[in-house]
RNA sequence: AGAGUUUGAUCCUGGCUCAGAACGAACGUUAGCGGCGCGCUUAACACAUGCAAGUCGAGCGAGAAAGGGGCAACCCCGGUAAAGCGGCGCACGGGUGAGUAACACGUAGGUAAUCUACCCCCAGGUGGUGGAUAACCUUCCGAAAGGAAGGCUAAUACAGCAUGGGACCACGACUCCGCAAGGAGUUGAGGUGAAAGUCGGCCUCUUCACGAAAGCCGACGCCAGGGGAUGAGCCUGCGGCCCAUCAGCUAGUUGGUAGGGUAAUGGCCUACCAAGGCAAAGACGGGUAGCUGGUCUGAGAGGAUGAUCAGCCACACUGGAACUGAGACACGGUCCAGACUCCUACGGGAGGCAGCAGUGGGGAAUCUUGCGCAAUGGGCGAAAGCCUGACGCAGCGACGCCGCGUGAGUGAUGAAGGCCCUCGGGUUGUAAAGCUCUGUGGAGGGGGACGAAUAAGCGCUGGUCAAUAUCCCGCGUGAUGACGGUACCCUUUUAGCAAGCACCGGCUAACUCUGUGCCAGCAGCCGCGGUAAGACAGAGGGUGCAAACGUUGUUCGGAAUUACUGGGCGUAAAGCGCGUGUAGGCUGCUUCGCAAGUCGGAUGUGAAAGCCCUGGGCUCAACCCAGGAAGUGCAUUCGAAACUGCAGAGCUGGAGUCCUGGAGAGGAAGGCGGAAUUCUCGGUGUAGAGGUGAAAUUCGUAGAUAUCGAGAGGAACACCGGUGGCGAAGGCGGCCUUCUGGACAGUGACUGACGCUGAGACGCGAAAGCGUGGGGAGCAAACAGGAUUAGAUACCCUGGUAGUCCACGCCGUAAACGAUGGGUGCUAGGUGUUGUGGGCUUUGACCCCUGCAGUGCCGUAGCUAACGCAUUAAGCACCCCGCCUGGGGAGUACGGCCGCAAGGCUAAGACUCAAAGGAAUUGACGGGGGCCCGCACAAGCGGUGGAGCAUGCGGUUCAAUUCGACGCAACGCGAAGAACCUUACCUAGGCUUGAAAUGCAGUAGACCGGGUAUGAAAGUACCCUUCCCUUCGGGGCUGCUGUACAGGUGCUGCAUGGCUGUCGUCAGCUCGUGCCGUGAGGUGUUGGGUUAAGUCCCGCAACGAGCGCAACCCCUACCAUUAGUUGCCAUCAGGUAAUGCUGAGCACUCUAAUGGGACUGCCUACGCAAGUAGUGAGGAAGGUGGGGAUGACGUCAAGUCCGCAUGGCCCUUACGCCUAGGGCUACACACGUGCUACAAUGGAUACAACAACGGGUUGCGAAACCGCGAGGUGGAGCCAAUCCCUCAAAUGUAUCCUCAGUUCGGAUUGGAGUCUGCAACUCGACUCCAUGAAGUUGGAAUUGCUAGUAAUCGCGGAUCAGCACGCCGCGGUGAAUACGUUCCCGGGCCUUGUACACACCGCCCGUCAAGCCAUGGAAGCCGGGGGUACCCAAAGCCAGUGUCCUAACCGCAAGGAGGGAGCUGUUUAAGGUAAAACCGGUGACUG
Repeated sequence: AGAGUUUGAUCCUGGCUCAGAACGAACGUUAGCGGCGCGCUUAACACAUGCAAGUCGAGCGAGAAAGGGGCAACCCCGGUAAAGCGGCGCACGGGUGAGUAACACGUAGGUAAUCUACCCCCAGGUGGUGGAUAACCUUCCGAAAGGAAGGCUAAUACAGCAUGGGACCACGACUCCGCAAGGAGUUGAGGUGAAAGUCGGCCUCUUCACGAAAGCCGACGCCAGGGGAUGAGCCUGCGGCCCAUCAGCUAGUUGGUAGGGUAAUGGCCUACCAAGGCAAAGACGGGUAGCUGGUCUGAGAGGAUGAUCAGCCACACUGGAACUGAGACACGGUCCAGACUCCUACGGGAGGCAGCAGUGGGGAAUCUUGCGCAAUGGGCGAAAGCCUGACGCAGCGACGCCGCGUGAGUGAUGAAGGCCCUCGGGUUGUAAAGCUCUGUGGAGGGGGACGAAUAAGCGCUGGUCAAUAUCCCGCGUGAUGACGGUACCCUUUUAGCAAGCACCGGCUAACUCUGUGCCAGCAGCCGCGGUAAGACAGAGGGUGCAAACGUUGUUCGGAAUUACUGGGCGUAAAGCGCGUGUAGGCUGCUUCGCAAGUCGGAUGUGAAAGCCCUGGGCUCAACCCAGGAAGUGCAUUCGAAACUGCAGAGCUGGAGUCCUGGAGAGGAAGGCGGAAUUCUCGGUGUAGAGGUGAAAUUCGUAGAUAUCGAGAGGAACACCGGUGGCGAAGGCGGCCUUCUGGACAGUGACUGACGCUGAGACGCGAAAGCGUGGGGAGCAAACAGGAUUAGAUACCCUGGUAGUCCACGCCGUAAACGAUGGGUGCUAGGUGUUGUGGGCUUUGACCCCUGCAGUGCCGUAGCUAACGCAUUAAGCACCCCGCCUGGGGAGUACGGCCGCAAGGCUAAGACUCAAAGGAAUUGACGGGGGCCCGCACAAGCGGUGGAGCAUGCGGUUCAAUUCGACGCAACGCGAAGAACCUUACCUAGGCUUGAAAUGCAGUAGACCGGGUAUGAAAGUACCCUUCCCUUCGGGGCUGCUGUACAGGUGCUGCAUGGCUGUCGUCAGCUCGUGCCGUGAGGUGUUGGGUUAAGUCCCGCAACGAGCGCAACCCCUACCAUUAGUUGCCAUCAGGUAAUGCUGAGCACUCUAAUGGGACUGCCUACGCAAGUAGUGAGGAAGGUGGGGAUGACGUCAAGUCCGCAUGGCCCUUACGCCUAGGGCUACACACGUGCUACAAUGGAUACAACAACGGGUUGCGAAACCGCGAGGUGGAGCCAAUCCCUCAAAUGUAUCCUCAGUUCGGAUUGGAGUCUGCAACUCGACUCCAUGAAGUUGGAAUUGCUAGUAAUCGCGGAUCAGCACGCCGCGGUGAAUACGUUCCCGGGCCUUGUACACACCGCCCGUCAAGCCAUGGAAGCCGGGGGUACCCAAAGCCAGUGUCCUAACCGCAAGGAGGGAGCUGUUUAAGGUAAAACCGGUGACUG
């Protein structure tokens, strides 16, 4: 510090996800030790049991039991325990976070508005009385808890009296301080109000006088004051959550006066008076929450959090209340009410773990009913001491952090085993073993702490004192350890007892095998798994961390993804439709002052702990200790005056006013006009009109349309008219008049910052729509009809109502768009245009130059993701407003506001996805465009589709009908030839190292050949005959046995090689360098021409090059040369019935080798050129002459594992091998490809003529003879330019047939044969005789062909024993047509749109069906919190109170004062009633 993920690829926007750190954690697997920490985050749920607050006898009375004394009743001693009166404490310590959005907390202040027990300091006092009461005793009630009555008694308990100070009160005087309210102090006279003793000691003083106390001394107390310290109360500024779908709240409310109350201010409370107070800087309401120091994270700013420790607050079963007290409205106090639990004799009582342990419950989850007061701290006490679940320790838990160990060194034959393997090896791996060592932890034995000291007491010195007492200071002495026999140390022992967890597709370090086969499973995101999975599971290996490792959850980070630091808004989400303007924010130049902001200094504070630094202590570390720094904050104070602010004075540049001038569909109202449509009337006139792609509905003989004239009525204003004008926007268009707004230009004068923006608010606001009333020509939703269509609730047509128009009132929305808020300044230009100036100009227009204000286009810098914007910014800056934060859900629901309604404004969540998007790129596609090709169409000729047959395929059948191929590009295809074989299939019989191959070990022996039995054969079982070489080890060869292995047409063509098909012989496909672009990519290859062609030319940020095209190769057409046998025969000669038959010859034909020839070379025309055109010339051939071979980058997971090769998988007495028979030849059907026909351009018969390519010794096979024929006999010749196949056929000539299911057609069937072959039954071909089916030109549809082509005719060959209508070739005869490129199909180039990229056979929308999830509405039903009103009203405080009760004081008494109970009243918790609002749950049905 980033990474993955949207796309074919790219850039951007944008979300999701990951890597980091952290945790009071939990869960899974695993686990050796120690130290230090931490440990109910959930039910503030309920709690059994024990403990957690007592203490003081030196405040007081009384006083058991035990014990001692006494003979005993009993008394005394003892004075103890429990209980009681009294004092202090119990308001601390400990727990919890429910409530609380608040002066609760934090911080800084105030208190002149206050209190403060115990403690400290100062200065005083402590005199004298009185009456009770508990304990106790007696009686009584009660189950208990507890209580009642009577009687006795004490105090540091209680109550008077005395004394008393500015302590307090009222009235004065004075000083100081303070802005003031007022405070501090001095003082005059008056009033009010105190106290308690106990213990110890002593005899100096006084009294009795042994000794003691009433005396003295001391200590501890007590009272009234002053001060301090500490703690607390109250008040204030500022700060820290969410919701505005909470916008208005408030009656003690806000203030005043008086009073009450409090320690104290105050509506805190009461009465009266006034009508205020709060709120957009968020009142009120709702939700959530203890706050802070800090903690976690982060570079920081921030964000999240508030366990442990520390400060504050709040609470103590729930609610209310007060009492006591210095302090409480009180966790282990009281009273009342409620819920719950327990006891009960049913009458009534008791209780409160959010103290420490512990239990149940809840929960993913959180410990021992431990030890000790030894230390620290607290309460009481004079002290000893007692109490202390505070605390100190221990226990449990890897919950966290930190440390240590599980060994170290050496050790290669790189052991064995495992795993992988290309079988060579690699890896585990110096790892192990082995050798040499060490001893932490563990175990045994032994020693053994620090933490403990100013304790009391005792001794000594000093001080106080009358004192050797007491007290105080110092020194010495002096008891006490829960942890714990723990830490630590010494010693003995053995490498012995101690390693796991996660991960290994990318992100992200780490790879292989096996299993599995979209299954099982994984997954944080992208995504893996459908038979070769580095992603599942296991294994080997590896990587990471390590007594832990992973997972889950949560927080921050990454996320600049809420942007203060630090983002955006033309098209990605985002500018309000527009204006006026309130608050607010911002605001020109000069000068003077102030000092709020700002800046600097100082002071105080910012608790401790923590973080950071330094040092120190535990062996280190964690941890702990000490010191320092920091703490960005707040407050006070001093200073500065540039900037902001405030106040004063001025200025003119911003803004505005006046004057002159013209421009304009700016607005409102009134009037006028012509053209056109429609309608009405009249005339002319006759059969149609209208409408459409074509029609029909419709109108018209009752006279339409057309045409002429007249009239009515409504609406809109042609031409001018223009990226012209005006307006804020919406918007505005005939002419005239009236009223009226704004802008602009020019000139001077004036005002003197008067400005900009603008949350709310207010106004305007197209069309449609709504209300009321008019109006209504045309047009026209709805609607009707006609068409179209599969349908057509549409597009088209004929009609037609709202509406469109006017007036008034609503609505308030639009792609209200420049998808661009407003204002100001600055930043190259060029060129139009509108308005108005200046200059120049015969001073006329125009032109030209130059201002200002608008409105367009192009363009530099700059900006932008790109597109683009560019003085009219989307540039550079400032000011103000609005808005955005992934997609869907949704601009929806609910709520609120507005509206008559329609609806508008505001505006979510659940749930769901890993994207949704923007711009640009390359393709592909388009019933987009342009250009151009092709038998693509068109023009032609012949077919297919109908029939019969052949053949292939589907289907069906079958034991099997082996398998593959399926649009073009499967289907006479693999198969150039299935009777057996082939053969892969089926049935049956057999073989198991196998039919064939290689090696090893053992064993036997030749092999070959012949034979027997059985059998369908294969085979099985047997019989006869029978070796070579040798170094004597053995070897060769053969059989058998065993073992390695063979074998497989078994699977996967989607694991592959190779080969092939197809687009397509289409003209394309790319590269290097350069240039352009952020990039994908572009350019080149586009453009203008031209071509069959990316063929060539020209142009051009391109210049070149490669694979393709073309050419080079072959055949063919012409010629030449060379060469003439088997070919040829012109000339010469010979011969025959005839023939190149023979000699001679090589001229010609031909053969087959080498060359030539054609290149738009020449001419004319056009053209820059390339090139094109011409019945051009020449030439055998003319514009690639014709044909072939040749197939770019790639596409189709195209085809083939059954040609071959090959990975993997599968079978191994079988999925291998052999054999016989069968099947591949089946047959209701359907399709493809063909053959033969339907006939007279024909058929039949007879005669006659002309080819080429080829093949032949396991062969072709002549003549001759036989047979009607297939064929047979025969065997000449030929290894072939020699012989044979070999008669070519269509054609020609002649005759018959005469339009007929025929002398067409030949299927089918019967019979008889031939040939091949081991064998023609299933299942060959051919021949003869007989038979003579369908078929009379083939529906929709569809195919081939552009010239030696189609059509037609025959011939040859491969395969092959035989079998050809197929295939591959060959020649003969030999056409028609092409205007042309609109259309169909396919293709090429350019361009355009795209939401497609598996690429239009794409993508994608909605309904419906089924299941499921979330949510809105809903008659209602249920629950909750809060408020309002009323009823009833506990306890308690307060107030009142005739009667009742009453020790202290007064009074001689009566009585009084005072007090109390009771009662009454105000208030009020809980309870009840009522109505409404809010929140939540549920609800048939429904969105």
Annotation:
RNAcentral holds the sequence, with entries from SILVA. The RNA shown here (small-subunit ribosomal RNA) has 1487 nucleotides and comes from a metagenome. Its Rfam family is "Bacterial small subunit ribosomal RNA". Rfam links the family to the GO terms structural constituent of ribosome and ribosome. Its mean pLDDT, the model's own confidence on a scale to 100, is 83.